A computed fold for an 84-nucleotide RNA from Peptococcaceae bacterium UBA5752, annotated as c-di-GMP-I riboswitch aptamer.
[in-house]
RNA sequence: AAAACGAAAAGGCAAACCCGUUGAAAGGCGGGGACGCAAAGCCAAGGGUCUAAGGUCAAUAGACUAUGACAGCCGGUUACCGAA
Numbered sequence: 001a002a003a004a005c006g007a008a009a010a011g012g013c014a015a016a017c018c019c020g021u022u023g024a025a026a027g028g029c030g031g032g033g034a035c036g037c038a039a040a041g042c043c044a045a046g047g048g049u050c051u052a053a054g055g056u057c058a059a060u061a062g063a064c065u066a067u068g069a070c071a072g073c074c075g076g077u078u079a080c081c082g083a084a
Base pairs, nucleotide, nucleotide: 005082006081012037013036017032018031019030020029021028022027035072041077042076043075046074047073048070049069050068054065055064056063057062
């Protein structure tokens, strides 16, 4: 110094739930709140998952569909600290 790894210290993020707000929904955002996280930073041009307004099909019921979402599912990528 690099890779792997995760003790300590400093600092960081914030699940469920509640309130407000936004959205057709999934979901997002703000406040409260901490289950957890060493990438729980970033990427939705890879896989996967959720939703289905609009569209297509259908007599109806409904089915399919992303141009909508999810990074705290896998993956990719960048990075702080330095005990064993």
Source information
Of the family's consensus pairs, 95% are formed in the model. It was read from a public genome assembly, where an Rfam model found it. Its Rfam family is "c-di-GMP-I riboswitch aptamer". Rfam links the family to the GO term cyclic-di-GMP binding. Model confidence (mean pLDDT): 88 of 100.